[in-house]
Predicted 3D model of a 107-nucleotide RNA (SAM riboswitch aptamer (S box leader)) from Myceligenerans xiligouense.
Lineage of the source: Bacteria > Bacillati > Actinomycetes > Promicromonosporaceae > Myceligenerans.
The sequence is in RNAcentral, with records from Rfam.
The model forms 97% of the base pairs in the Rfam consensus.
RNA sequence: CACCCAUCCAGAGCGGCCGAGAGACCUGGCUCGACGACGCCGCAGCAACCACCCCCGUCCCGGGGGCACGGUGCUCAAUGCCAGGUGCGAUGGAGCUGAGAUGACUG
Numbered sequence: 001c002a003c004c005c006a007u008c009c010a011g012a013g014c015g016g017c018c019g020a021g022a023g024a025c026c027u028g029g030c031u032c033g034a035c036g037a038c039g040c041c042g043c044a045g046c047a048a049c050c051a052c053c054c055c056c057g058u059c060c061c062g063g064g065g066g067c068a069c070g071g072u073g074c075u076c077a078a079u080g081c082c083a084g085g086u087g088c089g090a091u092g093g094a095g096c097u098g099a100g101a102u103g104a105c106u107g
Stems, first nucleotide, its partner, number of pairs: 001107002005103004013043005021032003028081001044075003049071002052066005079099001082098003086094001088092001
């Protein structure tokens, strides 16, 4: 990087450096930002996707529980309001497709 699968209304911030924009994509609105955002580094924390352990299942598959020491991930706001159809006594939620993010398998 490609394919495929799963999840995306929960949770969790301090310090140092830097110095102007940032929040993927939206002619928009909204939010964060010189009381220093975004980013980088350190520490701390959150979380059970993989790994590991236990139980059920004789094995595999599967289900339940534990584990944050291992591999990732995450720590403003629901993927911040995502995009486009569909249908619904309907100014809101549902579902489908697509984009994106994260993880896992294979190449």